[in-house]
RNA sequence: CCAGAGGGUCGGGCGGCCGCGGCCCCGUUUUCGUAACGGGGGCGAGGAAAGUCCGGGCUCCACGGAACAACGGUGCCGGCUAACGGCCGGCGGGGGUGACCCCAGGGAAAGUGCCACAGAAAGCAAUCCGCCGGUCUUCGGGCCGGUAAGGGCGAAAGGGUGCGGUAAGAGCGCACCGCGGGCCCGGCAACGGGAACGGCACGGCAAACCCCACCGGGAGCAAAACCGAAUAGGGGCGGCACAUGGGCCUUGUUCCGGCUCGUCGCCCGGGUUGGUUGCUUGAGGGGCGGAGCAAUCCGUCUCCUAGAGGAAUGGUCGCCCAGGCGGAGCAAUCCGCCGGACAGAACCCGGCUUACAGACCCUCUGGCGCU
Numbered sequence: 001c002c003a004g005a006g007g008g009u010c011g012g013g014c015g016g017c018c019g020c021g022g023c024c025c026c027g028u029u030u031u032c033g034u035a036a037c038g039g040g041g042g043c044g045a046g047g048a049a050a051g052u053c054c055g056g057g058c059u060c061c062a063c064g065g066a067a068c069a070a071c072g073g074u075g076c077c078g079g080c081u082a083a084c085g086g087c088c089g090g091c092g093g094g095g096g097u098g099a100c101c102c103c104a105g106g107g108a109a110a111g112u113g114c115c116a117c118a119g120a121a122a123g124c125a126a127u128c129c130g131c132c133g134g135u136c137u138u139c140g141g142g143c144c145g146g147u148a149a150g151g152g153c154g155a156a157a158g159g160g161u162g163c164g165g166u167a168a169g170a171g172c173g174c175a176c177c178g179c180g181g182g183c184c185c186g187g188c189a190a191c192g193g194g195a196a197c198g199g200c201a202c203g204g205c206a207a208a209c210c211c212c213a214c215c216g217g218g219a220g221c222a223a224a225a226c227c228g229a230a231u232a233g234g235g236g237c238g239g240c241a242c243a244u245g246g247g248c249c250u251u252g253u254u255c256c257g258g259c260u261c262g263u264c265g266c267c268c269g270g271g272u273u274g275g276u277u278g279c280u281u282g283a284g285g286g287g288c289g290g291a292g293c294a295a296u297c298c299g300u301c302u303c304c305u306a307g308a309g310g311a312a313u314g315g316u317c318g319c320c321c322a323g324g325c326g327g328a329g330c331a332a333u334c335c336g337c338c339g340g341a342c343a344g345a346a347c348c349c350g351g352c353u354u355a356c357a358g359a360c361c362c363u364c365u366g367g368c369g370c371u
Base pairs, nucleotide, nucleotide: 001367002366003365004364005363006362007361008360009359010358012320013319014318015317016316017315018314020044021043023041024040025039026038027037028036029035046342050353051352053351054350055349056348057347058220059219060218061217071216072215073214074213075212076090077089078088079087080086091105092103093102094101095100106211107210111209112208113205114204115203128151129150130147131146132145133144134143135142136141159177160176161175162174163173164172178200179198180197183194184193185192186191224277225276226275227274234268235267236266237265238264239263240262245261246260247259248258249257284303285302286301287300288299289298290297291296321340323338324337325336326335327334328333
């Protein structure tokens, strides 16, 4: 210098004017609880506020305890954490020259099921072609038997390579590799290593049912609690009135029939609009020291300021900083124009995932060149 790998930080800056949402202070008016108006000060989105996919706090509802079953979830081992399907460190497998990356990664000798197409055959194995032996022959081949070593099909064909062996073959025998159950050694463990034995049995699929281990009540701030105006309606007590009555059923009157019961005062409970709380200081961030490979934990110092509720955080102008385009110039540079992504709190927190113009920093790998 070129090409890469891993991790982290920021995500326009300053100022003027106008405006919006909370909070605090002052003044005037006031029904003296407050409210209205005027003025001033200070604060006001994010790394993802997003998706709402996991885990918790908090609130209400349900619930006597335990075990089992059902349903749902998780799934190598160890650690961290309030918890997790998260994170860290390992192990195994796969990819890359490498830094490094990817993996739903328990159990297939408990049982059931499935294995497309192709192929003779896909699961108590099997002979399509070929090879070998016997036999017959019209000399093309037919029949019987042996053979999984060769061909062919397939994702997969009942260990692999070599030597021996054989009619041809075959773990039939042997060596090495693989595999198997026990043994020894290392490791907390997953797992790794080793020697001897066994001739090889037990194909694959559990993101098919299933088995095993562990975890799990339900709903969610529109949770929930409190205060409660006017009007209407419910209940209680007391006073007055009262049925030979009033009102309605029909439309003026009468009769008959049916249904129903007034008013005033005080109190109680429910409850709509509305208001208040929940509402932001918390498993919180940063520096330093310590333990640990790390995630993380401990100690100490320090910092913290959106809390709205149909929902504010905006607009405009100037200068600057990145960036792009065009022009001038040998160049340094100058001039003009454009111009800053993804997105936007709604009870809070820990994660994951997804989106993102551009800028910067650290560590590491491979290659080339120079010293």

Bacterial RNase P class A from Allosphingosinicella sp., 371 nucleotides, folded computationally. Its mean pLDDT, the model's own confidence on a scale to 100, is 76. It is recorded under the gene name rnpB. RNAcentral holds the sequence, with entries from ENA. NCBI's taxonomy places the organism under Bacteria, Pseudomonadati, Pseudomonadota, Alphaproteobacteria, Allosphingosinicella.